[in-house]
Context: one part of a larger RNA
RNA sequence: GAACGAACGUUGGCGGCGUGGAUUAGGCAUGCAAGUCGUGCGAGAACGUCACCUUCGGGUGGCUAGUAAGCGGCGAACGGGUGAGUAACACGUGGGAAACCUGCCCUUAAGUUGGGGAUAACAGUCCUAACGGACUGCUAAUACCGAAUGAUACGACCGAGCCGCAUGGUUUGGUCAUCAAAGCUGGCCUCUAUACUAUGCUAGCGCUAAAGGAUGGUCCCGCGUCCCAUUAGCUUGUUGGUAGGGUAACGGCCUACCAAGGCUACGAUGGGUAGCUGGUCUGAGAGGAUGGUCAGCCACACUGGGACUGAGAUACGGCCCAGACUCCUACGGGAGGCAGCAGUCGAGAGGCUUCGGCAAUGGGGGAAACCCUGACCGAGCGACGCCGCGUGGGCGAUGAAGGUCGUAAGAUCGUAAAGCCCUGUCAGAGGGGAAGAAAAACUGAGGUGAUAAUACCGCCUCAGCCUGACGUUACCCUCAGAGGAAGCUCCGGCUAACUCCGUGCCAGCAGCCGCGGUAACACGGGGGGAGCGAACGUUGUUC
Numbered sequence: 001g002a003a004c005g006a007a008c009g010u011u012g013g014c015g016g017c018g019u020g021g022a023u024u025a026g027g028c029a030u031g032c033a034a035g036u037c038g039u040g041c042g043a044g045a046a047c048g049u050c051a052c053c054u055u056c057g058g059g060u061g062g063c064u065a066g067u068a069a070g071c072g073g074c075g076a077a078c079g080g081g082u083g084a085g086u087a088a089c090a091c092g093u094g095g096g097a098a099a100c101c102u103g104c105c106c107u108u109a110a111g112u113u114g115g116g117g118a119u120a121a122c123a124g125u126c127c128u129a130a131c132g133g134a135c136u137g138c139u140a141a142u143a144c145c146g147a148a149u150g151a152u153a154c155g156a157c158c159g160a161g162c163c164g165c166a167u168g169g170u171u172u173g174g175u176c177a178u179c180a181a182a183g184c185u186g187g188c189c190u191c192u193a194u195a196c197u198a199u200g201c202u203a204g205c206g207c208u209a210a211a212g213g214a215u216g217g218u219c220c221c222g223c224g225u226c227c228c229a230u231u232a233g234c235u236u237g238u239u240g241g242u243a244g245g246g247u248a249a250c251g252g253c254c255u256a257c258c259a260a261g262g263c264u265a266c267g268a269u270g271g272g273u274a275g276c277u278g279g280u281c282u283g284a285g286a287g288g289a290u291g292g293u294c295a296g297c298c299a300c301a302c303u304g305g306g307a308c309u310g311a312g313a314u315a316c317g318g319c320c321c322a323g324a325c326u327c328c329u330a331c332g333g334g335a336g337g338c339a340g341c342a343g344u345c346g347a348g349a350g351g352c353u354u355c356g357g358c359a360a361u362g363g364g365g366g367a368a369a370c371c372c373u374g375a376c377c378g379a380g381c382g383a384c385g386c387c388g389c390g391u392g393g394g395c396g397a398u399g400a401a402g403g404u405c406g407u408a409a410g411a412u413c414g415u416a417a418a419g420c421c422c423u424g425u426c427a428g429a430g431g432g433g434a435a436g437a438a439a440a441a442c443u444g445a446g447g448u449g450a451u452a453a454u455a456c457c458g459c460c461u462c463a464g465c466c467u468g469a470c471g472u473u474a475c476c477c478u479c480a481g482a483g484g485a486a487g488c489u490c491c492g493g494c495u496a497a498c499u500c501c502g503u504g505c506c507a508g509c510a511g512c513c514g515c516g517g518u519a520a521c522a523c524g525g526g527g528g529g530a531g532c533g534a535a536c537g538u539u540g541u542u543c
Stems, first nucleotide, its partner, number of pairs: 001543004006539005013389006019382002026345003030342003035074003040071002048063006081300003090225007100217002105213004110208003113147001115145002122137006150179003155176009183205006226272003233263003238260008275297004279290004302323005325336004353379001355378003361375001362373004392422004402413004426484001428479005436470001442464008487532005492513003498527005508515002
């Protein structure tokens, strides 16, 4: 000199963009942060409406609608947080396939037949302080289970062809073995004499076994990645083999047996510290330091362990066990997990609102409308940082008054003020006013595909309609009036800036050299000056 997630002191007008719990991965009150689908299913409250009955209170049934709860599906493994652990294939980079998995999505060509038995909700009885639970009975499905058809990558056995000296490789046939399905919604009456309809036809959304893709993931290897040798030896599933098990898959991953190996001064083992990287800071560079915000990867979710479900699990807002802690209790027993967003206590030099909205972007569910979304978009607070703007401009010498100095002449603050003439940024008041919003859906018109069809549906085009948290938005115009807006540090040298008074090795200053013991440019105050300026200094840390 530069930098910072900074802190402290004094001061403080406005705006834009960023940024803000680094310590206790300490404890947490309260609210919210993951739901959705009635076009999978049963049952079906209130309100409304219709019909019937009525003792005029109401009751029964149908329709519409689709709350809470339930079965079922998908999601909840994403998104969000933190950096405790980890010196490791964790990360970075470059390769690899011994081997592999992949829901939703895309492509291909098919199928979607026909049965069965339950169970929740619900009802009844009972236990319990509560959480909750037991028994009996009833019922549905895109829930569950057989069968058929169909399919088959791998596998076993038998056979055939081709290649090969051969172990074998490859193609193919049969048997075994293994494995499928589910419907819902809209429209129509061409086919039957008509009408209504579905069991029929048709469209959309689904479902199933299979092949391929895409995406995501698992695994292996080379190289690189801090300090200590005042850590020198370490290792028995240890190193390798055979066989088996296990896994989606290779492998001591696991087990049995066999062999006795494997690593190490090119630093094993042990100890300490630490998430890694893109980057960031500094520096002419080489380097050094660092890893907050943003992005990629990893790890973790009160502490330790475990599996379940699932395409996928470190399963933060899932389950079980143990522990610590907190809360409730009728003392028998239960409930909980903010390193999600706010917020609270604590410790600390130190870090924000218990805000608004799903309008945009993105995500989950849904055919859609739509619902959910503390992701996100915004606003709020903090000079925490960077940047921009303002606090006025011109004229104005009796060089006013006053202060300070003074050789008492005067000098200086100083065109500074006053005064006169202007301007109107920002803040204030009033008015106007973009863009972020075009989609989806709906309506209308046209085209087109499918179809028996002008219906319904899908696709395309055009038009209409609708949607803004921010928001009293940005921006523009008008009004008023210099009015509301300047401080901080320093002045001995380094280092820009000097005098007076006070003090008298005292009180004090100080980054280094050093000042102060009676004229101190170095202490304290006044005047003057220098520097920076909504900031200026100090402290800490890095280069």

Notes:
This is a predicted structure of a 543-nucleotide part of an RNA (small-subunit ribosomal RNA, 5' domain) from a metagenome. Model confidence (mean pLDDT): 81 of 100. The full RNA is in RNAcentral, with records from SILVA.